[in-house]
RNA sequence: ACCUCGAACGGGCUAACCUGCUGCGAGGCAGGGGCGCAAAGCCACGGGGGUCUGAACUGACGUGAGUCAGGUCGGAGCCAGCCGAGCUACCGAA
Numbered sequence: 001a002c003c004u005c006g007a008a009c010g011g012g013c014u015a016a017c018c019u020g021c022u023g024c025g026a027g028g029c030a031g032g033g034g035c036g037c038a039a040a041g042c043c044a045c046g047g048g049g050g051u052c053u054g055a056a057c058u059g060a061c062g063u064g065a066g067u068c069a070g071g072u073c074g075g076a077g078c079c080a081g082c083c084g085a086g087c088u089a090c091c092g093a094a
Base pairs, nucleotide, nucleotide: 005092006091012037013036017032018031019030020029021028022027035081041087042086045084046083047082048079049078051076052075053074054073055072057070058069059068060067061066
């Protein structure tokens, strides 16, 4: 110095919730607040979970225009503190 690991030191981030702003929405940003986190830093590549939207199909209602519900197939987007992958990183005991 590097890899693994995670005692200590110095610190770091910030869940729920509250307030304001913003988005159709999932959500995002800022302030407060700390459940927790050794990558709870970045990243939407894989899986997973949500949101909006289009189409046809099925069922029910309606005189009718249509309405409601269900699953299916697409499109767009959200979640990184769900898991995995990739990248980067402070400190230095066993």
A computed fold for a 94-nucleotide RNA from a Thermoleophilia bacterium, annotated as c-di-GMP-I riboswitch aptamer. It was read from a public genome assembly, where an Rfam model found it. NCBI's taxonomy places the organism under Bacteria, Bacillati, Actinomycetota, Thermoleophilia.